A computed fold for a 541-nucleotide part of an RNA from an Oligoflexia bacterium, annotated as small-subunit ribosomal RNA, 5' domain.
It matches the Rfam family "Bacterial small subunit ribosomal RNA".
The sequence was found in a public genome assembly.
Taxonomically the source falls in Oligoflexia (Bacteria, Pseudomonadati, Bdellovibrionota).
Context: one part of a larger RNA
RNA sequence: GAACUAACGCUGGCGGCGUGCCUAACACAUGCAAGUCGAACGCGAAAGUUCCUUCGGGAACGAGUAGAGUGGCGAACGGGUGAGUAACACGUAGGUAACCUGCCUUCGAGCGGGGGAUAACAGUUCGAAAGGGCUGCUAAUACCGCAUAAUGCCCCAGUUUCUGCGGAAUCUGAGGUUAAAGGUAGCCUAUCCUUGGAAGCUGCCACUUGAAGAUGGGCCUGCGUACCAUUAGCUUGUUGGUGGGAUAAAAGCCCACCAAGGCGACGAUGGUUAGCUGGUCUGAGAGGAUGAUCAGCCACACUGGAACUGAGACACGGUCCAGACUCCUACGGGAGGCAGCAGUGGGGAAUCUUGGACAAUGGGCGCAAGCCUGAUCCAGCAACGCCGUGUGAGUGAUGAAGGUUUUCGGAUCGUAAAGCUCUGUCAGUGGGGAAGAUGGAAGUAAGCAUCAGAUCCUUGCUUUUGACGGUACCCACAGAGGAAGCACCGGCUAACUCCGUGCCAGCAGCCGCGGUAAUACGGAGGGUGCAAGCGUUGUUC
Numbered sequence: 001g002a003a004c005u006a007a008c009g010c011u012g013g014c015g016g017c018g019u020g021c022c023u024a025a026c027a028c029a030u031g032c033a034a035g036u037c038g039a040a041c042g043c044g045a046a047a048g049u050u051c052c053u054u055c056g057g058g059a060a061c062g063a064g065u066a067g068a069g070u071g072g073c074g075a076a077c078g079g080g081u082g083a084g085u086a087a088c089a090c091g092u093a094g095g096u097a098a099c100c101u102g103c104c105u106u107c108g109a110g111c112g113g114g115g116g117a118u119a120a121c122a123g124u125u126c127g128a129a130a131g132g133g134c135u136g137c138u139a140a141u142a143c144c145g146c147a148u149a150a151u152g153c154c155c156c157a158g159u160u161u162c163u164g165c166g167g168a169a170u171c172u173g174a175g176g177u178u179a180a181a182g183g184u185a186g187c188c189u190a191u192c193c194u195u196g197g198a199a200g201c202u203g204c205c206a207c208u209u210g211a212a213g214a215u216g217g218g219c220c221u222g223c224g225u226a227c228c229a230u231u232a233g234c235u236u237g238u239u240g241g242u243g244g245g246a247u248a249a250a251a252g253c254c255c256a257c258c259a260a261g262g263c264g265a266c267g268a269u270g271g272u273u274a275g276c277u278g279g280u281c282u283g284a285g286a287g288g289a290u291g292a293u294c295a296g297c298c299a300c301a302c303u304g305g306a307a308c309u310g311a312g313a314c315a316c317g318g319u320c321c322a323g324a325c326u327c328c329u330a331c332g333g334g335a336g337g338c339a340g341c342a343g344u345g346g347g348g349a350a351u352c353u354u355g356g357a358c359a360a361u362g363g364g365c366g367c368a369a370g371c372c373u374g375a376u377c378c379a380g381c382a383a384c385g386c387c388g389u390g391u392g393a394g395u396g397a398u399g400a401a402g403g404u405u406u407u408c409g410g411a412u413c414g415u416a417a418a419g420c421u422c423u424g425u426c427a428g429u430g431g432g433g434a435a436g437a438u439g440g441a442a443g444u445a446a447g448c449a450u451c452a453g454a455u456c457c458u459u460g461c462u463u464u465u466g467a468c469g470g471u472a473c474c475c476a477c478a479g480a481g482g483a484a485g486c487a488c489c490g491g492c493u494a495a496c497u498c499c500g501u502g503c504c505a506g507c508a509g510c511c512g513c514g515g516u517a518a519u520a521c522g523g524a525g526g527g528u529g530c531a532a533g534c535g536u537u538g539u540u541c
Stems, first nucleotide, its partner, number of pairs: 001541004006537005013389006019382002021347001026345003030342003035073003040070002043067001048061005080300003090224007099217002104213007112146001114144002121136006152177003156173003160169003182205006191198003226272003233263003238260008275297004279290004302323005325336004353379001355378003361375001362373004392422004402413004426482001428477005436468001439465009449455001485530005490511003496525005506513002
């Protein structure tokens, strides 16, 4: 000098864009943060209104709505944190002939015919509660047989190509084995009943199976990846082999047997510290330091362990076990997990609102309308940072008054002020008022496809959809009015005099000032530097 997720002191007009628990991975009140689908399925209220009534009640609408339940998909994404980890965790370059991949895309084939349950519900019962038990009824795209079956899988025989010689791919033939589910909108061309509907046919969505793709992952390897030798030896599933098991998959990953190996001064083992990277800061560069925000990867979710479901988890807002802690309890037993967004206590020098909206972008579900979304977009707070802008402009010498100083002549603050003439940024008041929506949605018309206005696509018209926000922006109004401080002035280092003090009080980054004329302490006048900031402290180069 530059930089900062900064803090502290003094001061503080406005706006834009960013950023905001570095400490206790400490404990958490409250609300919200993951739902959705009635076009998979069976049930199914109430309030209220109207009508009837024997005044007990009943019926219709509300409404097949709300609601819970079965089922499907999602909940493994998105969001947080950096405790652990010195490691194939990360980065980079490869391998997988050792692997998986829901939804999506392309291509092929199929979707036949049956069965038995069960929740909801009703009844009953246990319990303080959380939550159960028993009996009875019922549906499905829930569950289970059967049929069908190949370029799938298993096995046998042979062919060709490639090969890292282990094998991989392809073709031919024989045998064995494995699947499915419907929903919805329409149509009447052939069958049956005949305004039309049904088995049927068509479209869309879904389902099954196979091949390929895309995407996302798993595993393996070369190289790189902190400090300590005042850590020198470490290792028995250890190192390798054979055989098996497990896995989507190679492998001591696990097991049995066999051999006795394996690592290490090119730093093993141990200890300490630490998430890694793109980047960021600094520097002419080399390098050094660092890893906030943003992006990629990893790890974790009260602590430790475990599996279940699933395409995917050993799962932050799932389950089970153990532990610590907190809460409820009828003492028998139960409930919980903010390192999601706000917010509270605590710790600390120190870090924000218990806000608005799904309008946009994106995600989940759904044919869709739509619903959900503390992701996100916005608003609020904070000079925390960067950038912009203002606090007025011109004129004005009796160089006013006043302050300071003086060699008493003057000098200086100083064109500074006053005065005169103007301007109107910002702030204030009053009007107008967005883009972000060339998108989405509904209706309608035409066209292409179609048996068909059922549906898809394209185009046009109409209507509707904005949290921010009556915000940005524009116009008008009045009037210099409301808007400057902080540090320094001995040298380094730009900037000097007077008074007070008298080695005292004090200053200080280094050198050093202060003991009676201190440009170094304190005050004043003047000056210098930066400026809505200025200094100090801390850290890095």